This is a predicted structure of a 75-nucleotide RNA (transfer RNA) from an Alicyclobacillaceae bacterium. RNAcentral holds the sequence, with entries from ENA. Lineage of the source: Bacteria > Bacillati > Bacillota > Bacilli > Alicyclobacillaceae.
């Protein structure tokens, strides 16, 4: 160079066109002499970027960036 698959919350990951979610995490309360566990209630996101289709986009299209496989070529 070529072809594929992936970027969403701090971390691992759902969400396939109509107001963004779950687990852990994290704060704060409630238990505890205290610390964990437990319960309960908050917080936290420009959905990678630009542009495009649509009334209406995380989702569909092009583009480019990053990671990640697979072919290829150079030495």
């Nucleotide at each position: 160079g070529g072809g594929c698959g992936c970027g969403u919350a701090g971390c691992u990951c759902a969400g396939u066109g109509g107001u963004a979610g779950a687990g852990c995490g994290c704060u704060u309360g409630a238990c505890u002499c205290a610390c964990a566990u437990u319960c309960a209630a908050g917080a936290g996101g420009u959905c990678c970027a630009u542009g495009g289709u649509u009334c209406g986009a995380u989702c569909c299209c092009a583009u480019g960036c990053g990671c990640g496989c697979c072919c290829a070529c150079c030495a």
Rfam family: tRNA. Gene Ontology term of the family: triplet codon-amino acid adaptor activity. The coordinates come from a structure-prediction model, not an experiment, and the mean pLDDT is 82.